[in-house]
Molecule: Bacterial RNase P class A
Organism: Actinomycetes bacterium
């Protein structure tokens, strides 16, 4: 210099001005409660004083989106029902240790595959349990198989030579049986490779060395696995991201979960005061909507235990249709398996421990707008600097700025990002 690879960081920055939401201090303080005496026959009601006392207002400090908030794909915490289990059925992972609350996740490592390499990929137990499929070409694709071929033997034909003229020999061609799978041919893949022996021609038919496989020994690792030695002539193809088979796991719902407070309908009931007293009115507690049909009340309607059986458990009223009220406020709500820098330990994921920094909580749903300076990037134009290409610097001008917005949190994957920086490795060229 240049083309990879693999990781983190960033993704505008200052200033003015108007404007938001939480916190928290201060300050006002409706309504509201309590307390004192008045008015009045009392009661309730009025109006005064004091005390508390918050909603709202107003000022002072301070906080106030993300690396992915987005997918909703895992995995929890945390909150309610269950917890009585068997069987069936579903669904999830699937190489070894490890990290971790935990997970289908991370880390390291084995194996395999791909790349010159740094890396990068893996639905990584099973194919001799069993079904199924490998299209087309090919003979033939699981226990198969002969298309051209080679070999043997057994006829047809019949140039040509030869010939004692009887016959003798016999290219070319082409039929029959029989033997062969090493040679070409098909194809993604053809039943182990290479070489030597043999053989009639071949073949692991034998043998050498080689790959698988199967046994046995010895060494290396927790381990997946891996190094090396002996024996054996056994060669058994590929696909489970086809069905399957095997070893492990796996209550349900989900903040709209789940709490409190208020409100509310035809009524009903029970304290209390008052009146003109079988009733009325006010107040204050409980309950607590009409109608209609269905099954049921312990011999059991309904409801519950993952999808379904069996079996368990609760249980006196439920279930179904149609009509009415009411649905406001308060909590869950952010301090957390919490982040972050530095010691320590580990290769790493990540753990310990002590100290200092730091922390959004809305609920029609907040952090924006407007104005100015500076940074980025692009393009065009000027001047310079370097030998060239082209790049660098200094001035002017246009123009531009990524995905994207929290809603109970958390810990992972995945998908989206213009631009710009950092490190660290790899190849290849080139000076020194």
């Nucleotide at each position: 210099u240049g083309a990879g690879c693999u990781g983190g960081c960033u993704g505008g920055g200052c200033g003015g001005u108007c404007g938001c939401g939480g916190g928290u201090c201060a300050u006002u303080c409706a309504a509201c409660g309590c307390c004192g005496g008045g008015u009045g026959g009392g009661g309730g009601a009025c109006a005064c004083g004091g005390c508390g006392g918050a909603a709202g207002a107003u000022g002072g400090c301070u906080c106030g989106a993300g690396g992915a908030a987005a997918g909703u794909c895992c995995g929890g915490a945390c909150u309610u029902c269950a917890c009585a289990g068997a069987g069936c059925a579903g669904g999830g992972u699937g190489a070894u240790u490890g990290c971790u609350a935990a997970c289908g996740g991370c880390a390291a490592u084995c194996c395999g595959a791909g790349g010159u390499g740094a890396c990068u990929c893996g639905c990584g137990g099973g194919a001799a349990a069993g079904u199924g499929c490998c299209a087309c070409a090919g003979a033939a694709a699981u226990c198969a198989g002969a298309c051209c071929g080679c070999c043997a033997c057994c006829g047809c034909u019949g140039a040509g030579c030869c010939u004692u003229c009887g016959g003798g020999u016999g290219a070319c061609g082409g039929g029959g049986u029989g033997g062969u799978a090493a040679g070409g041919g098909u194809g993604a893949a053809a039943c182990g490779g290479u070489g030597c022996g043999g053989u009639a021609a071949g073949a692991g038919c034998g043998c050498a060395c080689c790959a698988g496989c199967g046994u046995u020994c010895c060494g290396g690792g927790u381990g997946a696995c891996u190094g090396g030695g002996g024996c054996g002539g056994c060669u058994a193809g590929g696909u489970a991201a086809a069905c399957c088979c095997c070893a492990c796991c796996c209550g349900a719902a989900g903040c709209a979960a789940g709490g409190c407070c208020a409100a509310g309908u035809a009524u009903g009931u029970c304290g209390c005061g008052c009146c003109g007293g079988g009733g009325g009115c006010g107040u204050g507690g409980c309950a607590g909507c009409g109608c209609a049909g269905g099954c049921g009340c312990u011999g059991g309607a309904g409801g519950g235990c993952u999808g379904c059986u069996c079996g368990c458990c609760c249980g006196a009223g439920u279930c179904u249709g149609c009509g009415g009220g009411u649905a406001g406020g308060c909590c869950g709500c952010u301090c957390g398996a919490g982040g972050u820098a530095c010691c320590c330990g580990g290769u790493g994921a990540c753990g310990g421990u002590g100290u200092g920094c730091c922390c959004a909580g809305a609920u029609g749903g907040a952090u924006g707008g407007c104005c100015g300076c500076c940074g980025c990037c692009u393009c065009g134009c000027u001047g310079u600097c370097g030998g060239a290409c082209c790049g660098g610097c200094u001035g002017c001008g246009a123009g531009g700025a990524a995905c994207a917005g929290a809603a109970u949190c958390c810990g992972g994957c995945u998908u989206a990002c213009a631009g710009g920086c950092c490190a660290g490795c790899u190849c290849a060229u080139c000076c020194g």